The RNA shown here (c-di-GMP-I riboswitch aptamer) has 78 nucleotides.
RNA sequence: GUCACGAAAAAGCAAAAUCGGAGCAAUCCGAUGACGCAAAACUACAGGGGCUUCUCCGGAAGUCAGCCAGUUGCCGAA
Numbered sequence: 001g002u003c004a005c006g007a008a009a010a011a012g013c014a015a016a017a018u019c020g021g022a023g024c025a026a027u028c029c030g031a032u033g034a035c036g037c038a039a040a041a042c043u044a045c046a047g048g049g050g051c052u053u054c055u056c057c058g059g060a061a062g063u064c065a066g067c068c069a070g071u072u073g074c075c076g077a078a
Base pairs, nucleotide, nucleotide: 005076006075012037013036017032018031019030020029021028022027035066041071042070043069047068048067049064050063051062052061053060054059
């Protein structure tokens, strides 16, 4: 240094729920809040999958990265 791995330290993110707002909905944004997370960072016309609405049931339009996946990547004990 690379691969695997996850002790310690530092930094970071923020589930459910509640309140306010956007949307038909999935869901998203802000505040409070921490269940958890080394990729809980980024990617949704590169792929699989979930969910919503519409449907002539063929599909179309959306949405989810904290489901798999892809890309990048902090620290360094055993």
Its mean pLDDT, the model's own confidence on a scale to 100, is 84.